About this RNA: This is a predicted structure of a 136-nucleotide RNA (c-di-AMP riboswitch aptamer (ydaO/yuaA leader)) from a Dehalococcoidia bacterium. It was read from a public genome assembly, where an Rfam model found it. The coordinates come from a structure-prediction model, not an experiment, and the mean pLDDT is 82. It matches the Rfam family "c-di-AMP riboswitch aptamer (ydaO/yuaA leader)". Its family is annotated with cyclic-di-AMP binding and regulation of gene expression in the Gene Ontology.
RNA sequence: AUCGAGCAAUAGCCGAGUCCCGCAUGCGCGGGAACGGGGGAACCAAUCCUUGGGGUGUAUUGCACGGCUUCCGUGCAUAGGCGACUUCCGACGCCGAACCCGUCAGCUAACCCCGUAGGCUUUCGGAGGCGCGCAC
Numbered sequence: 001a002u003c004g005a006g007c008a009a010u011a012g013c014c015g016a017g018u019c020c021c022g023c024a025u026g027c028g029c030g031g032g033a034a035c036g037g038g039g040g041a042a043c044c045a046a047u048c049c050u051u052g053g054g055g056u057g058u059a060u061u062g063c064a065c066g067g068c069u070u071c072c073g074u075g076c077a078u079a080g081g082c083g084a085c086u087u088c089c090g091a092c093g094c095c096g097a098a099c100c101c102g103u104c105a106g107c108u109a110a111c112c113c114c115g116u117a118g119g120c121u122u123u124c125g126g127a128g129g130c131g132c133g134c135a136c
Base pairs, nucleotide, nucleotide: 011121012120013119014118018033019032020031021030022029023028034116035115036114037113038112039111044106052104053101054100055099056098061077062076063075064074065073066072067071080095081094082093083092085129086128087127088126089125090124091123
């Protein structure tokens, strides 16, 4: 000097998943704000409803091969999504899951109901905007 790995930070990332108050002194209870989600008129839309249907989410779809062939696994792709202020452009990298309702739900004002997790360690270039710091 280069490559790889690990650790750390009042440093960050994905995600709605944060903050505050009261009671309690327990390993909780209640409330509020904020953010997020579901149900729910008219009008409009729809002509579907066992080929069941629907919801959260970026996570949908296709091809090939294999399997105890509803479905699962692997591989290659793909709609879509993410990568240290933010927008656009260009590269590069990654994800492309999982779960729930239970025959039932289009939109939807009023109204009603629910959630406040979990998992991680992070790319760079150009142009513009914004902010901070330093110097004069």